[in-house]
Context: one part of a larger RNA
RNA sequence: GAUUGAACGCUAGCGGCAUGCCUAACACAUGCAAGUCGAACGGCAGCAUGUCACUGGGUAACCAGUGAUGAUGGCGAGUGGCGGACGGGUGAGUAACGCGUAGGAAUCUACCUCGUAGCGGGGGACAACCCGGGGAAACUCGGGCUAAUACCGCAUAAUCUCUUCGGAGCAAAGCAGGGGACCUUCGGGCCCUGCACUAUGAGAUGAGCCUGCGUCGGAUUAGCUAGUUGGUAGGGUAAAAGCCUACCAAGGCGACAAUCCGUAGCUGGUCUGAGAGGACGACCAGCCACACUGGGACUGAGACACGGCCCAGACUCCUACGGGAGGCAGCAGUGGGGAAUCUUGGACAAUGGGGGCAACCCUGAUCCAGCAAUGCCGCGUGUGUGAAGAAGGCCUUCGGGUUGUAAAGCACUUUCAGUGGGGAAGAAAGAGUCAAGGGUAAUAUCCUUGGCAGUUGACGUUACCCACAGAAGAAGCACUGGCUAACUCUGUGCCAGCAGCCGCGGUAAUACAGAGAGUGCAAGCGUUAAUC
Numbered sequence: 001g002a003u004u005g006a007a008c009g010c011u012a013g014c015g016g017c018a019u020g021c022c023u024a025a026c027a028c029a030u031g032c033a034a035g036u037c038g039a040a041c042g043g044c045a046g047c048a049u050g051u052c053a054c055u056g057g058g059u060a061a062c063c064a065g066u067g068a069u070g071a072u073g074g075c076g077a078g079u080g081g082c083g084g085a086c087g088g089g090u091g092a093g094u095a096a097c098g099c100g101u102a103g104g105a106a107u108c109u110a111c112c113u114c115g116u117a118g119c120g121g122g123g124g125a126c127a128a129c130c131c132g133g134g135g136a137a138a139c140u141c142g143g144g145c146u147a148a149u150a151c152c153g154c155a156u157a158a159u160c161u162c163u164u165c166g167g168a169g170c171a172a173a174g175c176a177g178g179g180g181a182c183c184u185u186c187g188g189g190c191c192c193u194g195c196a197c198u199a200u201g202a203g204a205u206g207a208g209c210c211u212g213c214g215u216c217g218g219a220u221u222a223g224c225u226a227g228u229u230g231g232u233a234g235g236g237u238a239a240a241a242g243c244c245u246a247c248c249a250a251g252g253c254g255a256c257a258a259u260c261c262g263u264a265g266c267u268g269g270u271c272u273g274a275g276a277g278g279a280c281g282a283c284c285a286g287c288c289a290c291a292c293u294g295g296g297a298c299u300g301a302g303a304c305a306c307g308g309c310c311c312a313g314a315c316u317c318c319u320a321c322g323g324g325a326g327g328c329a330g331c332a333g334u335g336g337g338g339a340a341u342c343u344u345g346g347a348c349a350a351u352g353g354g355g356g357c358a359a360c361c362c363u364g365a366u367c368c369a370g371c372a373a374u375g376c377c378g379c380g381u382g383u384g385u386g387a388a389g390a391a392g393g394c395c396u397u398c399g400g401g402u403u404g405u406a407a408a409g410c411a412c413u414u415u416c417a418g419u420g421g422g423g424a425a426g427a428a429a430g431a432g433u434c435a436a437g438g439g440u441a442a443u444a445u446c447c448u449u450g451g452c453a454g455u456u457g458a459c460g461u462u463a464c465c466c467a468c469a470g471a472a473g474a475a476g477c478a479c480u481g482g483c484u485a486a487c488u489c490u491g492u493g494c495c496a497g498c499a500g501c502c503g504c505g506g507u508a509a510u511a512c513a514g515a516g517a518g519u520g521c522a523a524g525c526g527u528u529a530a531u532c
Stems, first nucleotide, its partner, number of pairs: 001532004006528005013379006019372002021337001026335003030332003035082003040079002043075002047073003050069008089290003098215007107207002112203007120154001122152002129144006160169003174195006182189002216262003223253003228250008265287004269280004292313005315326004343369001345368003351365001352363004382412004392403004416473001418468005426459001432452007476521005481502003487516005497504002
């Protein structure tokens, strides 16, 4: 000099864009952070509409109430499907195929895309519900009824799997919309379209595995290793392999640093530097690891699973003392620790994600707003004129000098802030309607493309523009002995104090304290810490 996720002191007008627990991976009150599908299913307590019946009022239309139905809309709880393996957080562990880079072969891949073939015919349950029991609760037990895209056989079976190459084995589910004949038990069948389902091939995407090289310090750590190194056989995995087991052999690694100890997530990058290099790894992005601590598997395409399960432990809470409940390193927030780090905010409008045919629902991802000079950038705190060089202050050789065109005065301007008015873009859609094409028996439903009109904004009192009034509301901090830009007076008297280094202070201190003046930077300025 540059830099920082900074902190502290004094000070402080506005805006834009960023950033904000570096310490206790310490403990957590409260709310929210993962649901969705009624177009899979049985149902439907409660709600709205409809239909029917009854009662009351009324001449009637009709109105009100009760009950039934469970059709339409819709739906608490339940069965079932998909998603809770993404997204979000943290850096404890890890010196390792963890990461980076370059390769490899013995693998899997839900949803998605393209293709081939299929989607036949049956069965028995279990929730919900009803009845009964136990328990303070959490919850749980027994009996009975029932549906399905839940579950299980049968049939079919190849370009699939296995194979001794003869053969053997393996699947499925429906739902919605529309409709001309025909059939009907009047529910529908049947046909078409769409979505779903089964088997399989290919792709895409994602994931698992192996290898070369690189990846901090210590030799005051020199030897380490028995599943250890290799083989055979068996097991096991999606998959190669001592991955595991039995037997056999005695190997394997190491001064090119094994082993051990300490420290540490790695990288793209960031800071600095002319570079070489050094230091670092906040924010953003990729990978890894973890989810109170330790262990384990289940389900699933995918986990050994942050807001799933089981066991053990520590801690906290409830309890009727028998027994139970919990896990913020999600977003806010609290206590604690600390020099130190924010709101218990708004919205799904946009982008993206999950579910759904869709409408839509959910989304503390995200987009916004709030707080903080924490940083960077920009703007303002007026402009011109004005010498009687006013007053006051300070200095003085008492003549004057300086503050100083500074102020006052005069003439202007109105950025920003304030008040009022106008006002984009972020919005593209989806749904609707019309037309063309596809498909079809069909002009219907559906799909694709195009046109049309109307809608959808948290931010938001938005950005931006216009008008209004008035210089009106807006400057500090550090320094002034040398390094280092900037000097005098007074006080003090080796005292009080200063100090980054040299050093100042013991009666004329440009070095302490105050004042005046000056210098530097400026909504900041200094100090401390840290890196180059």
Molecule: small-subunit ribosomal RNA, 5' domain
Organism: uncultured bacterium